[in-house]
RNA sequence: GGGCGCGUAGCUCAGUUGGUUAGAGCGUCGCUUUGACAUAGCGGAGGUCACAGGUUCAACUCCUGUCGCGCCCA
Numbered sequence: 001g002g003g004c005g006c007g008u009a010g011c012u013c014a015g016u017u018g019g020u021u022a023g024a025g026c027g028u029c030g031c032u033u034u035g036a037c038a039u040a041g042c043g044g045a046g047g048u049c050a051c052a053g054g055u056u057c058a059a060c061u062c063c064u065g066u067c068g069c070g071c072c073c074a
Base pairs, nucleotide, nucleotide: 001073002072003071004070005069006068007067010026011025012024013023019057028044029043030042031041032040050066051065052064053063054062
């Protein structure tokens, strides 16, 4: 330098033929339960869907560019 894949909550990830409000598990906070802890149950908070632009009535999703990470080729 070229090709491919990935980037979504603190962590690991799901989310596809573009359309209801962006979700799960773990973690975290509160409450209940206990003598106390753990477990269990209920509830809450937490997101610039990497960044910018474009297409569209409408974009996490499609297109282009940039950045970062990984793999392959040279």

A computed fold for a 74-nucleotide RNA from a bacterium, annotated as transfer RNA. The sequence was found in a public genome assembly. Its Rfam family is "tRNA". Its family is annotated with triplet codon-amino acid adaptor activity in the Gene Ontology. The family's RNA type in Rfam is transfer RNA.